[in-house]
This is a predicted structure of an 89-nucleotide RNA (Glycine riboswitch aptamer) from a soil metagenome. Model confidence (mean pLDDT): 78 of 100. Rfam family: Glycine riboswitch aptamer. From the family's description: This family represents the bacterial glycine riboswitch. The RNAcentral record of the sequence draws on MGnify.

RNA sequence: CCGCCCGGGAGAGUCCUCGCGCAGCCAGUCGCGGGGCGCCGAAGGGGCAACAUCCCCGGAACCUCUCAGGCAUCAAGGACCGGGCGGGA
Repeated sequence: CCGCCCGGGAGAGUCCUCGCGCAGCCAGUCGCGGGGCGCCGAAGGGGCAACAUCCCCGGAACCUCUCAGGCAUCAAGGACCGGGCGGGA
């Protein structure tokens, strides 16, 4: 420095609308999916300062952009941190 395992790990709408299912006369409730607007940034991705240079190239992030991703709970993901193990230099 890299990988694996375990543990910790934030933010943001249960808004509007349509469809399907449950129910079922209608309406309502719940769930799933599509669309709209609003919003979040800690997977990933893009951008830049100092610096350096004749010029070009280079040049960081938990800053910034939000393409991607995400926004009730649960689950998944999750920068980063702790513990353990293995490999490389």